[in-house]
Source information
Predicted 3D model of a 373-nucleotide RNA (Bacterial RNase P class A) from an uncultured Rhodobacteraceae bacterium. It was read from a public genome assembly, where an Rfam model found it. Rfam family: Bacterial RNase P class A. Its family is annotated with ribonuclease P activity, dimeric ribonuclease P complex and tRNA processing in the Gene Ontology. Rfam's curators write: Ribonuclease P (RNase P) is a ubiquitous endoribonuclease, found in archaea, bacteria and eukarya as well as chloroplasts and mitochondria.
RNA sequence: GCGGAUGGUCGGAUGAUCGCGGGCUGCAAGGUUCGAGGAAAGUCCGGACUCCAAAAAGCACGGUGCCGGGUAACGCCCGGCGGGGGCAACCCCAGGGAAAGCGCCACAGAGAACAGACGGCCACGCAUGCGUGGUCACGGUGAAACGGUGGGGUAAGAGCCCACCGCGCGACUGGCAACAGGAGCGGCACGGCAAGCCCCACCGGGAGCAAUGCCAAAUAGGGAUCGCGCGUCGCAAGACAGGGCUGCUUGAGCCCGAGCAGGUCCGGGUUGGCAGCUAGAGGGCGUCUGGUAACAGGCGCUUUAGAUGAAUGAUCAUCUCGGGCGGUGUAAUGCCGCCUAGACAGAAUCCGGCUUACAGGCCAUCCGCGCAU
Repeated sequence: GCGGAUGGUCGGAUGAUCGCGGGCUGCAAGGUUCGAGGAAAGUCCGGACUCCAAAAAGCACGGUGCCGGGUAACGCCCGGCGGGGGCAACCCCAGGGAAAGCGCCACAGAGAACAGACGGCCACGCAUGCGUGGUCACGGUGAAACGGUGGGGUAAGAGCCCACCGCGCGACUGGCAACAGGAGCGGCACGGCAAGCCCCACCGGGAGCAAUGCCAAAUAGGGAUCGCGCGUCGCAAGACAGGGCUGCUUGAGCCCGAGCAGGUCCGGGUUGGCAGCUAGAGGGCGUCUGGUAACAGGCGCUUUAGAUGAAUGAUCAUCUCGGGCGGUGUAAUGCCGCCUAGACAGAAUCCGGCUUACAGGCCAUCCGCGCAU
RNA backbone atom coordinates (compact mmCIF):
# COMPACT_ATOMS: atom_id res chain seq x y z
C1' G A 1 0.00 0.00 0.00
C1' C A 2 -3.80 -3.63 -1.44
C1' G A 3 -7.31 -7.43 -0.13
C1' G A 4 -10.02 -9.98 3.71
C1' A A 5 -12.19 -11.04 8.81
C1' U A 6 -14.34 -9.69 13.65
C1' G A 7 -16.30 -6.18 17.17
C1' G A 8 -18.08 -1.31 18.60
C1' U A 9 -20.21 3.53 17.62
C1' C A 10 -22.70 7.80 15.11
C1' G A 11 -26.50 8.03 11.73
C1' G A 12 -26.60 15.66 12.31
C1' A A 13 -26.00 20.48 15.30
C1' U A 14 -27.39 25.65 16.71
C1' G A 15 -30.80 29.82 16.72
C1' A A 16 -35.58 32.29 15.63
C1' U A 17 -40.97 32.17 14.59
C1' C A 18 -45.45 29.48 14.57
C1' G A 19 -48.04 24.82 16.08
C1' C A 20 -48.99 20.03 19.15
C1' G A 21 -49.04 16.20 23.84
C1' G A 22 -47.56 15.13 29.16
C1' G A 23 -45.56 16.77 34.15
C1' C A 24 -44.95 20.93 37.74
C1' U A 25 -46.73 25.83 38.97
C1' G A 26 -50.47 29.87 38.72
C1' C A 27 -57.33 32.50 40.10
C1' A A 28 -56.20 33.33 35.08
C1' A A 29 -53.10 35.06 31.23
C1' G A 30 -48.96 32.55 31.30
C1' G A 31 -44.14 30.37 32.92
C1' U A 32 -40.92 26.18 33.11
C1' U A 33 -39.49 21.32 31.78
C1' C A 34 -39.74 16.74 29.04
C1' G A 35 -41.40 14.50 24.36
C1' A A 36 -40.14 8.15 18.85
C1' G A 37 -35.54 3.35 17.39
C1' G A 38 -31.03 0.40 16.72
C1' A A 39 -34.02 -1.89 14.82
C1' A A 40 -39.83 1.13 17.44
C1' A A 41 -40.31 -3.75 12.20
C1' G A 42 -41.56 -9.55 12.14
C1' U A 43 -45.27 -11.50 16.00
C1' C A 44 -40.69 -16.00 16.04
C1' C A 45 -39.33 -17.62 21.40
C1' G A 46 -39.15 -16.62 26.92
C1' G A 47 -41.29 -13.96 30.90
C1' A A 48 -43.64 -10.00 34.33
C1' C A 49 -48.87 -8.87 34.93
C1' U A 50 -54.42 -10.13 34.38
C1' C A 51 -58.43 -13.62 33.94
C1' C A 52 -60.33 -18.78 33.27
C1' A A 53 -59.61 -21.40 38.11
C1' A A 54 -59.15 -24.15 42.46
C1' A A 55 -54.30 -28.55 42.60
C1' A A 56 -52.11 -33.42 40.71
C1' A A 57 -50.81 -37.95 37.69
C1' G A 58 -50.95 -40.35 32.94
C1' C A 59 -52.10 -40.09 27.64
C1' A A 60 -52.62 -37.15 23.29
C1' C A 61 -50.35 -32.87 21.13
C1' G A 62 -46.24 -29.52 20.69
C1' G A 63 -41.03 -27.97 21.46
C1' U A 64 -35.73 -28.70 22.30
C1' G A 65 -31.48 -32.24 21.28
C1' C A 66 -22.86 -32.76 22.07
C1' C A 67 -20.50 -31.05 27.13
C1' G A 68 -19.95 -27.33 30.96
C1' G A 69 -21.48 -22.51 32.63
C1' G A 70 -24.85 -17.84 32.61
C1' U A 71 -29.92 -16.05 33.07
C1' A A 72 -36.34 -14.73 36.09
C1' A A 73 -36.63 -17.88 31.79
C1' C A 74 -35.77 -19.33 26.66
C1' G A 75 -35.50 -22.46 20.93
C1' C A 76 -31.16 -17.06 23.85
C1' C A 77 -25.85 -15.85 25.39
C1' C A 78 -20.54 -17.50 26.78
C1' G A 79 -16.65 -21.08 26.78
C1' G A 80 -15.19 -25.83 25.01
C1' C A 81 -15.64 -30.70 22.06
C1' G A 82 -16.81 -33.03 17.27
C1' G A 83 -17.81 -32.31 11.87
C1' G A 84 -17.54 -29.08 7.37
C1' G A 85 -15.62 -24.53 4.39
C1' G A 86 -11.33 -21.29 3.91
C1' C A 87 -3.87 -20.38 2.75
C1' A A 88 -5.36 -17.91 7.29
C1' A A 89 -7.86 -14.54 10.56
C1' C A 90 -12.60 -16.53 10.88
C1' C A 91 -17.44 -18.60 9.47
C1' C A 92 -21.29 -22.53 9.41
C1' C A 93 -23.93 -27.11 11.75
C1' A A 94 -32.12 -29.07 12.39
C1' G A 95 -24.70 -31.82 16.55
C1' G A 96 -28.79 -38.15 20.82
C1' G A 97 -30.01 -43.23 18.13
C1' A A 98 -29.27 -46.54 11.47
C1' A A 99 -27.29 -53.72 15.29
C1' A A 100 -35.73 -51.93 17.92
C1' G A 101 -38.91 -51.77 13.59
C1' C A 102 -41.00 -49.75 8.97
C1' G A 103 -39.80 -46.79 4.62
C1' C A 104 -36.83 -44.25 0.51
C1' C A 105 -32.19 -44.11 -2.82
C1' A A 106 -35.21 -41.63 -9.72
C1' C A 107 -32.65 -42.67 -14.40
C1' A A 108 -28.50 -45.46 -15.95
C1' G A 109 -26.46 -50.15 -14.73
C1' A A 110 -25.58 -57.27 -14.44
C1' G A 111 -26.40 -55.52 -9.61
C1' A A 112 -28.29 -50.11 -4.82
C1' A A 113 -27.87 -53.55 0.96
C1' C A 114 -26.91 -59.84 3.83
C1' A A 115 -27.14 -57.38 -4.04
C1' G A 116 -24.70 -59.13 -8.46
C1' A A 117 -22.14 -61.81 -13.11
C1' C A 118 -22.27 -56.79 -18.38
C1' G A 119 -17.42 -56.17 -21.20
C1' G A 120 -13.14 -58.67 -20.09
C1' C A 121 -9.64 -62.70 -17.89
C1' C A 122 -8.88 -68.16 -17.09
C1' A A 123 -9.97 -73.69 -17.72
C1' C A 124 -12.45 -77.54 -20.59
C1' G A 125 -15.36 -79.16 -24.91
C1' C A 126 -16.73 -78.43 -29.90
C1' A A 127 -14.43 -75.82 -33.70
C1' U A 128 -13.39 -69.62 -35.31
C1' G A 129 -17.45 -68.80 -32.92
C1' C A 130 -20.64 -71.04 -29.48
C1' G A 131 -21.52 -73.91 -24.87
C1' U A 132 -20.27 -75.28 -19.65
C1' G A 133 -17.65 -73.89 -15.27
C1' G A 134 -14.54 -70.33 -12.33
C1' U A 135 -13.61 -64.98 -11.30
C1' C A 136 -14.67 -59.14 -10.07
C1' A A 137 -8.13 -57.74 -9.41
C1' C A 138 -8.84 -54.31 -14.73
C1' G A 139 -12.80 -51.56 -17.55
C1' G A 140 -17.96 -49.66 -18.01
C1' U A 141 -22.93 -47.40 -15.63
C1' G A 142 -23.91 -44.11 -11.64
C1' A A 143 -24.24 -39.14 -6.58
C1' A A 144 -22.83 -43.68 -4.39
C1' A A 145 -20.87 -50.56 -6.32
C1' C A 146 -19.79 -54.27 0.06
C1' G A 147 -12.23 -51.22 2.18
C1' G A 148 -7.03 -48.74 -0.06
C1' U A 149 -1.60 -49.30 -1.60
C1' G A 150 2.30 -52.85 -2.23
C1' G A 151 3.87 -57.95 -2.19
C1' G A 152 3.03 -63.29 -2.15
C1' G A 153 -0.06 -66.90 -4.12
C1' U A 154 -3.34 -68.75 -8.23
C1' A A 155 -5.41 -71.78 -14.29
C1' A A 156 -7.13 -66.59 -13.84
C1' G A 157 -8.42 -63.96 -9.48
C1' A A 158 -10.16 -62.56 -4.51
C1' G A 159 -8.09 -60.38 2.95
C1' C A 160 -6.98 -66.29 0.20
C1' C A 161 -2.16 -64.89 3.14
C1' C A 162 1.34 -60.87 4.77
C1' A A 163 3.11 -55.47 5.74
C1' C A 164 1.28 -50.54 6.37
C1' C A 165 -3.18 -47.51 6.40
C1' G A 166 -8.46 -47.72 7.30
C1' C A 167 -12.38 -50.17 10.46
C1' G A 168 -14.17 -52.77 15.18
C1' C A 169 -13.13 -53.98 20.43
C1' G A 170 -9.95 -51.92 23.93
C1' A A 171 -6.30 -52.23 29.39
C1' C A 172 -4.37 -47.62 30.72
C1' U A 173 -3.48 -41.96 30.65
C1' G A 174 -5.34 -36.63 30.48
C1' G A 175 -9.91 -33.79 31.14
C1' C A 176 -15.81 -31.89 35.74
C1' A A 177 -17.51 -33.59 30.94
C1' A A 178 -18.38 -33.85 25.67
C1' C A 179 -13.93 -36.00 24.03
C1' A A 180 -8.54 -36.81 22.86
C1' G A 181 -4.45 -40.22 23.06
C1' G A 182 -3.61 -45.36 23.33
C1' A A 183 -0.37 -50.94 24.91
C1' G A 184 -2.76 -54.97 22.85
C1' C A 185 -6.40 -58.15 20.15
C1' G A 186 -9.31 -59.09 15.64
C1' G A 187 -9.03 -60.42 8.54
C1' C A 188 -12.82 -57.48 9.38
C1' A A 189 -19.51 -56.31 9.70
C1' C A 190 -24.76 -55.44 5.62
C1' G A 191 -23.76 -48.16 2.52
C1' G A 192 -26.57 -43.35 2.88
C1' C A 193 -31.07 -40.71 4.58
C1' A A 194 -34.15 -39.88 11.08
C1' A A 195 -34.93 -30.91 8.20
C1' G A 196 -38.87 -39.71 6.35
C1' C A 197 -42.12 -42.21 10.15
C1' C A 198 -40.01 -43.84 14.52
C1' C A 199 -37.03 -44.87 19.38
C1' C A 200 -34.63 -42.26 23.63
C1' A A 201 -33.81 -37.98 27.08
C1' C A 202 -35.59 -33.32 28.86
C1' C A 203 -39.37 -29.26 28.85
C1' G A 204 -44.52 -27.46 28.27
C1' G A 205 -52.23 -25.66 31.18
C1' G A 206 -55.09 -21.91 28.01
C1' A A 207 -56.00 -17.01 26.46
C1' G A 208 -54.14 -12.33 26.21
C1' C A 209 -53.86 -4.82 27.89
C1' A A 210 -59.16 -5.40 22.35
C1' A A 211 -56.29 -9.09 29.40
C1' U A 212 -58.89 -7.20 33.47
C1' G A 213 -61.37 -3.83 37.24
C1' C A 214 -64.73 0.31 38.49
C1' C A 215 -68.53 4.13 37.34
C1' A A 216 -72.49 5.80 34.30
C1' A A 217 -76.17 4.46 30.73
C1' A A 218 -79.31 1.26 27.87
C1' U A 219 -81.96 -3.21 26.28
C1' A A 220 -85.50 -8.14 25.07
C1' G A 221 -84.36 -11.30 33.09
C1' G A 222 -85.43 -12.27 24.33
C1' G A 223 -87.04 -16.47 20.94
C1' A A 224 -86.73 -21.61 18.94
C1' U A 225 -85.07 -26.60 19.63
C1' C A 226 -82.70 -30.95 22.21
C1' G A 227 -82.26 -32.47 27.19
C1' C A 228 -81.23 -40.49 28.69
C1' G A 229 -81.22 -38.57 35.12
C1' C A 230 -87.22 -36.59 38.70
C1' G A 231 -84.12 -42.22 43.53
C1' U A 232 -82.69 -43.37 49.00
C1' C A 233 -81.80 -41.71 54.23
C1' G A 234 -83.14 -37.51 57.23
C1' C A 235 -88.02 -33.04 61.07
C1' A A 236 -84.74 -29.83 58.56
C1' A A 237 -79.90 -28.52 57.21
C1' G A 238 -77.52 -31.91 54.65
C1' A A 239 -75.36 -36.75 52.83
C1' C A 240 -75.25 -40.80 49.16
C1' A A 241 -76.55 -42.30 44.24
C1' G A 242 -77.78 -39.71 39.33
C1' G A 243 -77.34 -35.77 35.22
C1' G A 244 -74.02 -31.77 33.38
C1' C A 245 -69.07 -28.49 32.69
C1' U A 246 -63.49 -28.52 32.10
C1' G A 247 -58.59 -31.97 24.72
C1' C A 248 -59.22 -37.61 26.88
C1' U A 249 -58.86 -41.01 31.51
C1' U A 250 -58.31 -40.99 36.89
C1' G A 251 -58.84 -37.30 40.37
C1' A A 252 -60.34 -32.48 42.19
C1' G A 253 -63.72 -28.46 41.94
C1' C A 254 -68.35 -26.20 40.48
C1' C A 255 -73.68 -26.31 38.82
C1' C A 256 -78.60 -28.88 38.80
C1' G A 257 -83.15 -31.57 40.43
C1' A A 258 -87.81 -30.94 35.31
C1' G A 259 -88.58 -28.21 31.41
C1' C A 260 -83.52 -27.32 35.61
C1' A A 261 -78.07 -27.52 34.93
C1' G A 262 -76.32 -27.87 30.07
C1' G A 263 -75.90 -28.30 24.20
C1' U A 264 -77.18 -25.99 19.22
C1' C A 265 -79.23 -21.95 16.27
C1' C A 266 -81.43 -16.95 15.63
C1' G A 267 -81.79 -12.02 17.65
C1' G A 268 -81.31 -7.31 20.96
C1' G A 269 -78.59 -3.51 24.20
C1' U A 270 -73.75 -1.33 25.51
C1' U A 271 -69.09 1.48 20.78
C1' G A 272 -69.28 6.84 27.10
C1' G A 273 -65.69 7.88 31.14
C1' C A 274 -61.79 6.45 34.71
C1' A A 275 -58.05 2.96 36.04
C1' G A 276 -54.65 -0.67 34.02
C1' C A 277 -50.28 3.43 31.92
C1' U A 278 -45.09 3.39 32.92
C1' A A 279 -38.36 2.88 37.07
C1' G A 280 -42.23 -2.82 36.14
C1' A A 281 -37.18 -9.30 37.63
C1' G A 282 -36.22 -1.51 37.97
C1' G A 283 -34.15 2.24 33.17
C1' G A 284 -29.57 4.99 31.98
C1' C A 285 -24.41 6.61 32.95
C1' G A 286 -19.73 6.00 35.59
C1' U A 287 -16.50 3.07 38.58
C1' C A 288 -14.42 -1.10 41.73
C1' U A 289 -13.98 -6.51 42.81
C1' G A 290 -14.41 -11.74 41.01
C1' G A 291 -14.53 -14.58 36.44
C1' U A 292 -11.14 -16.77 29.94
C1' A A 293 -16.09 -14.94 28.94
C1' A A 294 -21.34 -14.61 29.18
C1' C A 295 -22.31 -12.51 33.73
C1' A A 296 -22.59 -11.66 39.25
C1' G A 297 -21.87 -8.44 43.43
C1' G A 298 -20.61 -3.41 45.65
C1' C A 299 -20.53 2.06 45.40
C1' G A 300 -21.93 6.85 43.24
C1' C A 301 -24.93 10.02 40.07
C1' U A 302 -29.50 10.58 37.47
C1' U A 303 -35.86 10.83 37.60
C1' U A 304 -35.95 10.31 31.13
C1' A A 305 -42.78 9.80 25.95
C1' G A 306 -47.62 7.80 27.82
C1' A A 307 -51.04 9.29 23.14
C1' U A 308 -56.33 7.04 22.59
C1' G A 309 -58.43 7.72 15.63
C1' A A 310 -53.95 8.34 18.16
C1' A A 311 -49.00 14.18 20.12
C1' U A 312 -43.28 14.53 19.26
C1' G A 313 -44.38 18.89 13.45
C1' A A 314 -43.59 23.06 9.78
C1' U A 315 -40.72 27.31 7.87
C1' C A 316 -36.27 30.30 7.63
C1' A A 317 -31.03 31.15 8.54
C1' U A 318 -26.17 29.38 9.75
C1' C A 319 -22.53 25.50 10.75
C1' U A 320 -20.54 20.57 10.09
C1' C A 321 -19.72 15.30 7.87
C1' G A 322 -20.34 12.86 3.22
C1' G A 323 -21.40 13.26 -2.10
C1' G A 324 -21.62 15.88 -7.08
C1' C A 325 -19.92 19.75 -10.73
C1' G A 326 -16.19 23.41 -12.23
C1' G A 327 -11.40 25.96 -11.77
C1' U A 328 -6.37 25.93 -10.00
C1' G A 329 -2.02 23.46 -8.08
C1' U A 330 1.59 19.62 -6.04
C1' A A 331 6.00 14.14 -6.37
C1' A A 332 1.67 13.36 -3.15
C1' U A 333 -1.69 15.30 0.63
C1' G A 334 -4.32 20.42 -1.17
C1' C A 335 -6.98 25.42 -2.16
C1' C A 336 -11.31 28.24 -4.14
C1' G A 337 -16.50 28.63 -5.99
C1' C A 338 -21.49 26.45 -6.61
C1' C A 339 -25.36 22.56 -5.50
C1' U A 340 -27.19 19.10 -1.88
C1' A A 341 -29.18 16.53 5.19
C1' G A 342 -28.55 12.49 2.05
C1' A A 343 -29.93 4.84 4.57
C1' C A 344 -33.70 1.54 6.91
C1' A A 345 -37.65 3.54 9.02
C1' G A 346 -42.69 5.70 13.60
C1' A A 347 -43.88 4.08 20.49
C1' A A 348 -49.50 1.99 21.91
C1' U A 349 -48.78 -2.89 28.64
C1' C A 350 -43.64 -3.58 29.50
C1' C A 351 -39.02 -6.25 29.60
C1' G A 352 -34.83 -10.33 27.97
C1' G A 353 -33.59 -12.34 23.14
C1' C A 354 -33.59 -13.94 17.98
C1' U A 355 -34.53 -12.78 12.75
C1' U A 356 -34.96 -9.23 8.80
C1' A A 357 -33.81 -3.93 6.52
C1' C A 358 -29.96 -0.17 6.49
C1' A A 359 -26.80 5.29 2.14
C1' G A 360 -22.64 7.06 4.53
C1' G A 361 -18.83 8.28 8.44
C1' C A 362 -15.53 7.04 12.52
C1' C A 363 -12.69 3.72 16.02
C1' A A 364 -10.18 -0.83 17.54
C1' U A 365 -8.09 -5.67 16.84
C1' C A 366 -6.61 -9.75 13.76
C1' C A 367 -5.15 -12.56 8.93
C1' G A 368 -2.93 -12.81 3.98
C1' C A 369 0.02 -10.67 -0.10
C1' G A 370 3.58 -7.00 -1.92
C1' C A 371 7.36 -3.23 -1.09
C1' A A 372 10.91 -0.20 1.73
C1' U A 373 14.06 0.51 6.05